Predicted 3D model of a 159-nucleotide RNA (glmS glucosamine-6-phosphate activated ribozyme aptamer).
Its Rfam family is "glmS glucosamine-6-phosphate activated ribozyme aptamer". It is annotated as a riboswitch.
RNA sequence: UUUAUUGUAUUAGCGCCUGGACACAGGAAUAGCCUGUGUUGACGAGGUAGAGGCUUAUCGAAAGAUUCGGCGGAUGGUCUCUUGGUAUUAGAUUACUACCACAAAUAUUAGUUAAAGCCUUGCAGUAAUGUAAGUAUACAAAGCUAAUAGAGUAGUCUU
Numbered sequence: 001u002u003u004a005u006u007g008u009a010u011u012a013g014c015g016c017c018u019g020g021a022c023a024c025a026g027g028a029a030u031a032g033c034c035u036g037u038g039u040u041g042a043c044g045a046g047g048u049a050g051a052g053g054c055u056u057a058u059c060g061a062a063a064g065a066u067u068c069g070g071c072g073g074a075u076g077g078u079c080u081c082u083u084g085g086u087a088u089u090a091g092a093u094u095a096c097u098a099c100c101a102c103a104a105a106u107a108u109u110a111g112u113u114a115a116a117g118c119c120u121u122g123c124a125g126u127a128a129u130g131u132a133a134g135u136a137u138a139c140a141a142a143g144c145u146a147a148u149a150g151a152g153u154a155g156u157c158u159u
Stems, first nucleotide, its partner, number of pairs: 014072004019068001020040008043060003049082007083101005090158007106149007119134006
């Protein structure tokens, strides 16, 4: 350096399942019931300063028979404390206050490739179904990009 195998990770709209639904095999009183083995069981967008408390944790898409139902987890929201950033100085810095969270005030405008389903095709499976490729189509908040507007009080130090 190359090849092969194994393990782990690639971090949460994420994981799991004793219900339900569905498939196959066996049994039975043969559609229905029982047993066993399986399949399915949320589609992406967005999202973490640290600790603790509370809380059924944001947004839309598809479907219209299950994305039903249950459990766990969780980057949501909010409160408290702590840490950090900004608040137009020539530069540095402290306290309080306000707004924020490392791309770290705020406001306005514009922009910022959804994915699954459906359809077409390939592969795996007896099957339910899984998987891969191609095509269409969102919203909200925040972030980002560009433009415009635009942001404390009281001190200290250096020039």
Model confidence (mean pLDDT): 76 of 100.